[in-house]
Order: sequence, then C1' cells, then structure tokens
RNA sequence: AAAGCAAACCGGCUUAUCGUCCCGAUUUAUCGGGGAGGAAAGUCCGGGCAACACAGGGCACCGUACUUCCUAACGGGAAGGCACCGGCCAACCGGUGACAGACAGCGCCACAGAAAACAAACUACCCAUGGCGACUCGCUCGCAGUGGGAAAAGGUGAAAAGGCGGGGUAAGAGCCCACCGCUCCGGUGGCGACACCGGGGGCAAGGCAAGCCUUACGGGUUGAAAGGCCAAAUAGGUCGCACUUCGAAAGAUGCCGCGGCUCGUGGCAUGCGCAAGCAGGUGUGAUUGGGUAGGCUGCUCGAUCCUGCCGGCAACGUCAGGGCCAGAUAAAUGAUAAGCAUCCCGAUUUAUCGGGAAACAGAACCCGGCUUACAGGUUUGCUUUUUUU
Repeated sequence: AAAGCAAACCGGCUUAUCGUCCCGAUUUAUCGGGGAGGAAAGUCCGGGCAACACAGGGCACCGUACUUCCUAACGGGAAGGCACCGGCCAACCGGUGACAGACAGCGCCACAGAAAACAAACUACCCAUGGCGACUCGCUCGCAGUGGGAAAAGGUGAAAAGGCGGGGUAAGAGCCCACCGCUCCGGUGGCGACACCGGGGGCAAGGCAAGCCUUACGGGUUGAAAGGCCAAAUAGGUCGCACUUCGAAAGAUGCCGCGGCUCGUGGCAUGCGCAAGCAGGUGUGAUUGGGUAGGCUGCUCGAUCCUGCCGGCAACGUCAGGGCCAGAUAAAUGAUAAGCAUCCCGAUUUAUCGGGAAACAGAACCCGGCUUACAGGUUUGCUUUUUUU
C1' cells in the first nucleotide's frame, strides 16, 4: 500500500418553481411553520396502555438455565468465571459457547468391531496338558489342539472402562509406588461463578438431558380491527291527526232509490248487526331504543431528544440547562431544473471538458431490544499478500 473479516458512525448538500398531508393565523383565500428510517422491515422477545377474566393452594402446559450487575422489563446489555478454537508454548490478544443436573428413574449408543455398559478373549502374550515333527537328544525347538490366566500390545470405532513412567509378575493388572487426572474433606482469596493450597481415598462413577425426565425461577387471555363518544338513510316501537271498495288518474265493481228500465241519474262502500265506541288498514307529523354507513377520540410530550457536570471499569444512573421532532386512513412526505460534493469511463492544452452511476428500504398506538437487508464513504482492530528500508 492492497485485499478480506469484525465493530462503530455517515447514508448526499444548496437554491428555485410546482404539487401534496398536518397545524396555526386571518383579508376564507392566501400567508407562515412542520412532514420517514437506521433499519420505518421480520413481528422474534420484553414493557407501557386498554378491555375482559381472577378467593387461596396444587396439578398439567409453555418458557428460561455459569456468576454478579444494569433496566420499567426482557430470552436484551455490561463486566467477569469456565470450556474449546486460532494467533509460536506460556504470558497476552482475538473468536465461539442451549454453559443447571447422567449415583432420582426410564430410554438410546448406527456402521465397524471378538466385545458398546452387571463388560468382553479375534490376533498376539503367558501357564498347564497330551499329540505330531525336527535335531545339537535337552526341564530343547517348531506346529496345530484342549483347559485356564491376562484388558498390558495389535486391530475396529465418535467412544474400549483413568493417563504416563517405574516396581512387580509365568504373563499381566491401581496389584504396589511417584506425577497428573478424578473424588471427598479442610483452609485461604473473591459479593459470586470460581481460583489456589494442604490432606485423605486406589479409582468406585463411559457418552447423550438438542430423547423422556429432575431441580430452580418465571408465565391470566386478547391487541388500536383494543377501548370510549356522537350518529344519517331504511326497517322497528310509542303518541297525535286525517282518510277508509279497487285504481296514480280516467274510470271500473257491488248494493239501494227514482225514471222513459240492454240504459240514464242520485246515494252508499273495512270488521264487530245499526248508533256510539273499539279494532284493522292507508297516509302524514312528532318522539324513541339499539345501532349500520359515517364522524370524533384513543393519537402522539415521551422509561423523549440534545448539551454539560458528577458517580460507576462498563452497561447505566442522579442533577442542571435547552429543544418540541409526521400523525395520514387507502393512506401525504413528491416531481422538475440548475449548481456543488463522491465515484467510474473517455479525451486531452495535466488541468479542464464530455458522458454516466449512487444501495437497502418506506411510518400506521407508543417505547426498549434482537435478527435480517444495505451502493458508496470514514475510523479502529485482526489476518493475509506485495514493495521499500
């Protein structure tokens, strides 16, 4: 210097014109002010808020799981412990970790291998024994067999029942011993996880809890389409008034009376026998419950943002000063032009000209996290490569 990885930060700027959502003024049509993100995303975790539910306790179900701290809370964060991996061993640095319990119980451990959990004898080793063969004829050697010993060696496997060295033995074996490991007890340091030291035990107790399970702690349900308020049209309830064959009308139908009688003319017209009254029906007016369409609210001032002091290793906290920062509802936050900045390409008068590129994505009750996406740029750390000294 380049490349890669990780972390943190930035995520184009200015002006003009037009358009658009919200707020405030008023000369009701103009003016002024404000208008996306670091993730607004996934909706994974936690909380606020709201409605409903809820004696107390237990079981079931779901979740979490080294320690201490932070926080409204968390499965998040900070600082540590331990284990593993990488950088030359260590020191140190970086990364990763579902990191409680395997003598509470059950279950599983593929393939390979003789044997996979109350261990096991395939090869090789050792002893005994009878047989065969060899010769140097021996308490000799070799071969295959039988009975036993032995977990030391080989081989298989992710894992072979403490490791390693010595003693011991027929050969071996924690059979015995030193060191390491394991386990129990005690002490010291630390809030603690844990670390260190000393002593005892001959080793008894393989792995998987991301199979069931055990232990400890936590957990009501729903979710802004929550919840509250106002409230058309239409249908319904109640009350008043008018009307009462059918029909919007022209007219038609039925009954009765009269006449000059195939017709004309006049009257009447729902039910309870008539009157009265009641009931039914039609129209109209008032009123009314629920509540649809629709509207208002919830709604954005909040575990809020910025700066500073102090406390703390840090996450974070106290205090002081200052700021107000989208509230839409089918959904506004945009378009055009010019200039500047960054990068790329081409040309050359090496400083200019011409052309081009610029991500992921977009609020919908609010907040704290996590995860995922992201052109380009800046800083820091680590690794690799190259060049120079």
A computed fold for a 389-nucleotide RNA from a Bacteroidota bacterium, annotated as Bacterial RNase P class A. Its mean pLDDT, the model's own confidence on a scale to 100, is 77. The source organism's lineage runs through Bacteria, Pseudomonadati and Bacteroidota.